[in-house]
About this RNA:
This is a predicted structure of a 102-nucleotide RNA (Purine riboswitch aptamer) from Paenibacillus sp. CAA11. The prediction has a mean pLDDT of 78. Of the family's consensus pairs, 95% are formed in the model. The sequence is in RNAcentral, with records from Rfam.
RNA sequence: ACCUGAAUACAAGCUUAAUAAUGCAUAUGCCCGGGGAUAUGGCCCGGGUGUUUCUACCGGGUCACCUUAAAUGACUUGACUGCAUUUAUUGAAGCGGGAUAC
Repeated sequence: ACCUGAAUACAAGCUUAAUAAUGCAUAUGCCCGGGGAUAUGGCCCGGGUGUUUCUACCGGGUCACCUUAAAUGACUUGACUGCAUUUAUUGAAGCGGGAUAC
C1' cells in the first nucleotide's frame, strides 16, 4: 500500500417536524335575497359563484357620493387557508454507510 472484518458520542446525503422565504390559487373579488343605519351614518344575517382546492371571503385609513332616501363607490393598507419548492434555518429520531481507532 492492498484485502477482509470492524467499535464509534463520526461525514456527505435522504426521510420526518417546525419556522421563514418564494411561487401558484383568489382578485380577502363578483352576483342575489332579507333586515338595519342615515352626512357624528354607510352595517348585520343568509344563499350562489369563483380555486386541479380544504378554509376564509373581512378589518383599518383617505377621498368621493347620497340633502334624509335607499343605495354606496374609488384608492390604499393588513392577513388566513391549501399545495408546491429551483430556498434557507433549527431540533430530535430513523435510514445511510464515506472515514477512522483496532